[in-house]
Context: one part of a larger RNA
RNA sequence: CUGGGCGUAAAGCGCACGCAGGCGGUUGGUUAAGUCAGAUGUGAAAGCCCCGGGCUCAACCUGGGAACUGCAUUUGAUACUGGCCGACUAGAGUAUGGUAGAGAGAAGCGGAAUUCCGCAUGUAGCGGUGAAAUGCGUAGAGAUGCGGAGGAACAUCAGUGGCGAAGGCGGCUUCUUGGACCAAUACUGACGCUCAGGUGCGAAAGCGUGGGGAGCAAACAGGAUUAGAUACCCUGGUAGUCCACGCCGUAAACGAUGAAUGCUAGCUGUCGGAUGGUUUACUGUCCGGUGGCGCAGCUAACGCAUUAAGCAUUCCGCCUGGGGAGUACGGUCGCAAGACUAAAACUC
Numbered sequence: 001c002u003g004g005g006c007g008u009a010a011a012g013c014g015c016a017c018g019c020a021g022g023c024g025g026u027u028g029g030u031u032a033a034g035u036c037a038g039a040u041g042u043g044a045a046a047g048c049c050c051c052g053g054g055c056u057c058a059a060c061c062u063g064g065g066a067a068c069u070g071c072a073u074u075u076g077a078u079a080c081u082g083g084c085c086g087a088c089u090a091g092a093g094u095a096u097g098g099u100a101g102a103g104a105g106a107a108g109c110g111g112a113a114u115u116c117c118g119c120a121u122g123u124a125g126c127g128g129u130g131a132a133a134u135g136c137g138u139a140g141a142g143a144u145g146c147g148g149a150g151g152a153a154c155a156u157c158a159g160u161g162g163c164g165a166a167g168g169c170g171g172c173u174u175c176u177u178g179g180a181c182c183a184a185u186a187c188u189g190a191c192g193c194u195c196a197g198g199u200g201c202g203a204a205a206g207c208g209u210g211g212g213g214a215g216c217a218a219a220c221a222g223g224a225u226u227a228g229a230u231a232c233c234c235u236g237g238u239a240g241u242c243c244a245c246g247c248c249g250u251a252a253a254c255g256a257u258g259a260a261u262g263c264u265a266g267c268u269g270u271c272g273g274a275u276g277g278u279u280u281a282c283u284g285u286c287c288g289g290u291g292g293c294g295c296a297g298c299u300a301a302c303g304c305a306u307u308a309a310g311c312a313u314u315c316c317g318c319c320u321g322g323g324g325a326g327u328a329c330g331g332u333c334g335c336a337a338g339a340c341u342a343a344a345a346c347u348c
Stems, first nucleotide, its partner, number of pairs: 004319003007302002012316001014201004021194003025088007033081002035077008049065006091191001092188004096183004103177007110154001115149007125136002162169002206247006215241002220236004258315006266293012297304002321348003330341004
C1' cells in the first nucleotide's frame, strides 16, 4: 500500500464559506495522453523454475530452455477516461408573481411583577423551616391604598408549532437586511458536488476598558443540621448576570448519526404553499418542512427504516487495547485563564 470501521463498543471537525486538489449530466465530431494489441531493442552473469548431463546417490557442479510480469521506440485499435471544437436541457442558476416565519441588526414604545423611596391607614408582630434560629419590627415593621424611581425579563397566545448553517432566536411598532417555499412561463447552458490548508460565525463561564445594577447569586458572613458539615436547609451578600467596544474559541457545541446525489412498501398527525370536489364542516391530488408507527433490508443487540443506521456513487474528517494522557516537551495563538497541535518511558 492493500484491509476493517466511525448512533450507543475506539472513531463525524461545533457550524459554515471556500482556493488548490479529487470527482462530475445528455449528444456529435476530432485527437490518441491514459487504456488495449502487435513488432523491435533492452531487461548482465549467477540464483529461482523446467528438461538434460557429471561426481556410486545427494548436497554440489554443469548444458540448454523458460522466466525476468519492466522500460524505450514504433505501428495500430478507439468502447471508456482525458484534451479540443460544437450542440442540448433532465443538474445548477436567473427573471416574474405570491406566501409563512421568536432568521439578523438598529431605534423607539408598553403593561404586569419584584425591590427601593415618599405619603396615608393601622398595630404587634413579620419572615423562615421538618422544627427552629440568625434576620426585620414600637425610632411603627408586616398588611392595605396612592404617588415616584430604577433595572431586568416579556405570563396568556405556545404547539414532538415556526425560523436559522450551527451556536441560537419569543411583548409591541418602525427602519435596514439574509435565507426558504409555492405557481406558471421565459432565459442562461453543466455554470455542478466535495474540500487539505485558509477565512468567518460560534452557548455559558471567564478576561480588558467604561457604564449600569431591580431580582437572582459563585465567593464570603451568620443561623441551623450533624459525631463533624469547609455541604444539602435558612437569613444576608460581592463578583457576575445587563449595556457598549474588544478578547476568549470551549460544551453531553447531541440526532452522541459529515456533506451531496440517485434509488427502495405503506399508514397516520401537524406546519407552509398550490390546485380540484364540495363548499358550514369536510375531503382528493402535488410540492416543501416537521413528528409518530411500520414492510423489505440493515444491525452484536438496542434499534434505524423515503428526515435510513437500507441499496449505491463522489469528496472530506476521524479510529486502531486499557492506564500513563488529551498529559509532558516543542511550536502557534491568547492580557490572562488557557486553547490547538501532540508523544514516550513505565504498567496491566